[in-house]
RNA sequence: GCGGAUGUAGUACAAUGGCAGUAUGCGACCUUCCCAAGGUUGAGACACGGGUCCGAUUCCCGUCAUCCGCU
Numbered sequence: 001g002c003g004g005a006u007g008u009a010g011u012a013c014a015a016u017g018g019c020a021g022u023a024u025g026c027g028a029c030c031u032u033c034c035c036a037a038g039g040u041u042g043a044g045a046c047a048c049g050g051g052u053c054c055g056a057u058u059c060c061c062g063u064c065a066u067c068c069g070c071u
Base pairs, nucleotide, nucleotide: 001070002069003068004067005066006065007064010024011023012022013021018054026042027041028040029039030038047063048062049061050060051059
């Protein structure tokens, strides 16, 4: 330099053109003599920019970051 893959809560992962979920972590409450475990509940995220579309996390283009391969 060329090609490809990935980018979503603090962390690990889903999902799909129409409300963004699970586990774990965090806060509060319940339970317990206390801790742990357990239960209820709450906050918290679609890498960035642009385009298509009634509507984009999803489709298209570009940028950035990480990884893999070729040279």
The RNA shown here (transfer RNA) has 71 nucleotides and comes from a Minisyncoccota bacterium.
The prediction has a mean pLDDT of 81.
The organism belongs to Minisyncoccota, within Bacteria.
The sequence is in RNAcentral, with records from ENA.
It matches the Rfam family "tRNA".